[in-house]
Model confidence (mean pLDDT): 86 of 100. The part of an RNA shown here (large-subunit ribosomal RNA, domain IV) has 360 nucleotides and comes from a Chlamydiales bacterium. NCBI's taxonomy places the organism under Bacteria, Pseudomonadati, Chlamydiota, Chlamydiia, Chlamydiales. It matches the Rfam family "Bacterial large subunit ribosomal RNA". Its family is annotated with structural constituent of ribosome and ribosome in the Gene Ontology. The RNAcentral record of the full RNA draws on ENA.
Context: one part of a larger RNA
RNA sequence: CUCUUGCUAAGGAACUCGGCAAAUUAUCCCCGUAACUUCGGGAGAAGGGGAGCCCUCCGAGGUAUAAGUGACUUGCUCACUUAUGCGUUGGGGGGCCGCAGAGAAAUGGCCCAGGCGACUGUUUACCAAAAACACAGCACUAUGCAAACUCGUUUAAGAGGAAGUAUAUGGUGUGAUGCCUGCCCAAUGCCAAAAGGUCAAAAGGAGAGGUUAUUCCUUCGGGGAGAAGCUUCGAAUUUAAGCCCUGGUGAAUGGCGGCCGUAACUAUAACGGUCCUAAGGUAGCGAAAUUCCUUGUCGGGUAAGUUCCGACCUGCACGAAUGGCGCAACGAUCUGGGCGCUGUCUCAGCAAGAGACUCG
Numbered sequence: 001c002u003c004u005u006g007c008u009a010a011g012g013a014a015c016u017c018g019g020c021a022a023a024u025u026a027u028c029c030c031c032g033u034a035a036c037u038u039c040g041g042g043a044g045a046a047g048g049g050g051a052g053c054c055c056u057c058c059g060a061g062g063u064a065u066a067a068g069u070g071a072c073u074u075g076c077u078c079a080c081u082u083a084u085g086c087g088u089u090g091g092g093g094g095g096c097c098g099c100a101g102a103g104a105a106a107u108g109g110c111c112c113a114g115g116c117g118a119c120u121g122u123u124u125a126c127c128a129a130a131a132a133c134a135c136a137g138c139a140c141u142a143u144g145c146a147a148a149c150u151c152g153u154u155u156a157a158g159a160g161g162a163a164g165u166a167u168a169u170g171g172u173g174u175g176a177u178g179c180c181u182g183c184c185c186a187a188u189g190c191c192a193a194a195a196g197g198u199c200a201a202a203a204g205g206a207g208a209g210g211u212u213a214u215u216c217c218u219u220c221g222g223g224g225a226g227a228a229g230c231u232u233c234g235a236a237u238u239u240a241a242g243c244c245c246u247g248g249u250g251a252a253u254g255g256c257g258g259c260c261g262u263a264a265c266u267a268u269a270a271c272g273g274u275c276c277u278a279a280g281g282u283a284g285c286g287a288a289a290u291u292c293c294u295u296g297u298c299g300g301g302u303a304a305g306u307u308c309c310g311a312c313c314u315g316c317a318c319g320a321a322u323g324g325c326g327c328a329a330c331g332a333u334c335u336g337g338g339c340g341c342u343g344u345c346u347c348a349g350c351a352a353g354a355g356a357c358u359c360g
Base pairs, nucleotide, nucleotide: 001355002354003353004352005351006350007349008348010346011345014344019341027051028050029049030048031047036041038176052096053095054094055093056092057091058090059089060088062086063085064084065083066082067081068080069079070078071077072075097101109339110338111337112336113335114334115333116331117330121133122132137174138173139172140171141170142169143168149160150159151158177326178325179324180323182256183255184254187253188252189249190248191247192246196244197243198242202238203237207233208232209231210230211229214225215224216223217222257275258274259273260272261271284318285315296312297311298310299309300308
């Protein structure tokens, strides 16, 4: 010097990103206990007091024996009273010792305010435990039973769903509870309807082509026509779903404007005009886990506060089940403040053990 421990004058977070770490607190009994609240909680809230040993007095149970009284089911019975023991426990008074009496060990620090998530739970085995996942509750949707859906094989048997039956089962979203959940169906999706348009394979076969038995013409080189058969192409017509079309549907995917003017100081604009749109963001919240400008402005807390809390609203770019706003309880959650406490620090010192160093 390093590690693991113990102690420390005065101060007490001045340390630091941050009280990280450490310290404080701690057991039992008594007193006492706020806001808020879903009336259950909060709560061990907070905050106080007591606790050892000896003597003595008073009391309450238990139990053993003996005596007495009473009862009847006359018994190795039961009940009560008294006496003598043993043991448990509560209270009062007096005294004793130590630095210290829950004498060791084990054994909550507390409070205030805010964000997020209701809660207990689950998770990245081995860098993340959380605000992520789940959750009860809510809603939508599918499914009438040989159910939907899933596994299986590659389209079989069979199995789960379920020895269940729409108060059931599957899927999706949201996420306790309280108050609520606005406008838009133009786009995309889904559902419904079947009038019309389009439309596959298939059916159909009008018609056309190739080949040539034959026949015609010929300048003898060749050219024209052409049945049947074989073969190639093929129109009209019939025709499903889908799409187009017509409606519906947002707790479906999603979306929810701009410019100009106006009031008797100024400022602002309840009001008016205009353009566009499917409709132009309602309630509530708002510099927010969202605010760029920004350390916005004002207030609080500090001597001093880019964080924090309360407001304002100019929301770059909140907003209503990709839920909005509150909220008691809860949290090894995150943020700010305070009390207590301390070697975190001012600022370091001492001690113990194990290393380091030397020899082996």